[in-house]
Molecule: SAM riboswitch aptamer (S box leader)
Organism: uncultured Maribacter sp.
RNA sequence: UAGUUAUCAAGAAAGGUGGAGGGAUUAGACCCUGUGAAACCUUAGCAACCCUUUGUCUGUCAAAGAAGGUGCUAAAUUCUACCGAGAACCUUAAUUGGUUUUUUAGGCAGAUAACAA
Numbered sequence: 001u002a003g004u005u006a007u008c009a010a011g012a013a014a015g016g017u018g019g020a021g022g023g024a025u026u027a028g029a030c031c032c033u034g035u036g037a038a039a040c041c042u043u044a045g046c047a048a049c050c051c052u053u054u055g056u057c058u059g060u061c062a063a064a065g066a067a068g069g070u071g072c073u074a075a076a077u078u079c080u081a082c083c084g085a086g087a088a089c090c091u092u093a094a095u096u097g098g099u100u101u102u103u104u105a106g107g108c109a110g111a112u113a114a115c116a117a
Base pairs, nucleotide, nucleotide: 001117003115004114005113006112007111008110013043014042015041016040017039021032022031023030026081027080028079029078044073045072046071049069050068051065052064053063054062055061077109082106084104085103086102087101088099089098090097
């Protein structure tokens, strides 16, 4: 770096260095930020993917745990974008056409873990 599988509305922050941006990318919206952004470091915490222990009907299982490997610690992956369905409203002879509205399944993209090349 591309691939496979799983998960992504829960949860969890202080300090130091730093000094203007940040929220993945493009566009729009919205938000965070000199009451100090990104990044790096320290400590603490969250979670339970790998992991540990026990049980077991042996499975894509259950319960408990947190030493170690990752990850994470504003807002749903901040929201929308592509597509299907519904609702509301306007419109039409007509589910006929529409909407800077709204709900929702899916998809794309992304993040993380494990596996494997």